The RNA shown here (transfer RNA) has 72 nucleotides and comes from a Minisyncoccota bacterium. Its mean pLDDT, the model's own confidence on a scale to 100, is 81. Rfam family: tRNA. About the family: Transfer RNA (tRNA) molecules are approximately 80 nucleotides in length. Gene Ontology term of the family: triplet codon-amino acid adaptor activity. Rfam classes the family as a transfer RNA. The sequence was found in a public genome assembly. The organism belongs to Minisyncoccota, within Bacteria.
């Protein structure tokens, strides 16, 4: 320089183009407890960025960033 692969809550990972984006754990409030922890119960919080196709885009096209691999 080329090409392939990823980029969704605070982390890890799901999600045929149909939507209220799900689950765990993590955090945070209550219940319980002498206190804490575990245990139940709830709350918050999230799709990497700009375009385009589409009646609808996490999903599909291009173009960019970041991160990992490969060739040279």
């Nucleotide at each position: 320089g080329c090409c392939c692969c990823g980029a969704u809550g605070g982390u890890g990972a799901a999600a045929c183009g149909g939507a209220u984006a799900u689950c765990a754990c993590a955090a945070c409030a209550g219940u319980c407890u002498u206190c804490g922890g575990a245990a139940c119960u709830g709350u918050a919080g999230g799709u990497c960025c700009a375009a385009g196709u589409u009646c609808g885009a996490u999903u599909c096209u291009u173009g960019g960033u970041c991160g990992g691999g490969g060739c040279a």